[in-house]
The RNA shown here (Bacterial RNase P class A) has 294 nucleotides and comes from a Flavobacteriaceae bacterium. A source record names the gene rnpB. Taxonomically the source falls in Flavobacteriaceae (Bacteria, Pseudomonadati, Flavobacteriia, Flavobacteriales). It matches the Rfam family "Bacterial RNase P class A". The family's RNA type in Rfam is ribozyme. The sequence is in RNAcentral, with records from ENA.

RNA sequence: CUAGCAGGCCACCUUAUCGCUUUUGUUUUUCAAAAGAGGAAAGUCCGGACACCAAAGAGCAUUAUAGCGGGUAACACCCGUCACUAUGAAAAUAGAGGACUAGUGCAACAGAAAGAAUGUACAGUUAGGCUGUAGUGAAAUCAUGUAAACUCUAUAAGGUGAAACGUCACAUAGACCAACGCUUGAGAACUGCUCGUUCAAUGUUGGAGGGUGGGCGGUUUGAACAAAAUAGUAAUAUUUUGUCUAGAUAAAUGAUAGGGCACGACAGAAUCCGGCUUAUGGCCUGCUUUUUUU
Numbered sequence: 001c002u003a004g005c006a007g008g009c010c011a012c013c014u015u016a017u018c019g020c021u022u023u024u025g026u027u028u029u030u031c032a033a034a035a036g037a038g039g040a041a042a043g044u045c046c047g048g049a050c051a052c053c054a055a056a057g058a059g060c061a062u063u064a065u066a067g068c069g070g071g072u073a074a075c076a077c078c079c080g081u082c083a084c085u086a087u088g089a090a091a092a093u094a095g096a097g098g099a100c101u102a103g104u105g106c107a108a109c110a111g112a113a114a115g116a117a118u119g120u121a122c123a124g125u126u127a128g129g130c131u132g133u134a135g136u137g138a139a140a141u142c143a144u145g146u147a148a149a150c151u152c153u154a155u156a157a158g159g160u161g162a163a164a165c166g167u168c169a170c171a172u173a174g175a176c177c178a179a180c181g182c183u184u185g186a187g188a189a190c191u192g193c194u195c196g197u198u199c200a201a202u203g204u205u206g207g208a209g210g211g212u213g214g215g216c217g218g219u220u221u222g223a224a225c226a227a228a229a230u231a232g233u234a235a236u237a238u239u240u241u242g243u244c245u246a247g248a249u250a251a252a253u254g255a256u257a258g259g260g261c262a263c264g265a266c267a268g269a270a271u272c273c274g275g276c277u278u279a280u281g282g283c284c285u286g287c288u289u290u291u292u293u294u
């Protein structure tokens, strides 16, 4: 120099005119001001907040995690550290880390033999016997290996999901048929199943039909963001100061003209937050050193 590894930041900028959505103000209209998609908004893979079932449970099943320590609201996430395996020259990256005397399986071929009892050859010793070596094999004298083999142990897990839910208005058929019931509970809910518990009577379930398919809330001040200091290896925590940054509801941020240069990729919120995974253009910082040159 080239090539690579790890981490961080940005995500076109600016001027003018017109246009769109929300909020606030203003003289009703009008007009003015402020704000207006992401680092992944994607995947829907984990964990929650919140709402309802609902006023609580027990057992079984099922699923997930698994070294040690710490962080966090929590996690299968993050940080530190130990060991093994694989890739790489290295920086590093990835992976399946509890238990084999609780039990059951599996271990081709070879070998006498791979879970039931012991063979052959040699050596030492010898009354019998005992001990050792050799052959085969990944593993052979009281046990070996294997648990992304079944299993066991420890821990955790109820369900549904903002189309959750709450509330208001309007309208209709408080009607018809059938079955089972009315406290000696028909049935419904909790839940994947069982027990149990609760509610329940002009009732419940099923059928065939009728009306409606609107408004408001939830809905954005939050486990929030930024800076500094302190503690800590770090993840992170505490304190102080400051900021308020989309809320649409068939779905809003665009168009035109000029200038700039890093010539702009992947791509669009729909209750919200913390992660992981995937897609992707550029800049910066640290680290590696095969090869080449001095």
Stems, first nucleotide, its partner, number of pairs: 003288008012260007020036006038266001042277002045275005050161004057195004062157005067081005082097001084095004098152002103150002105146003120134006165217004176207005187199004224243008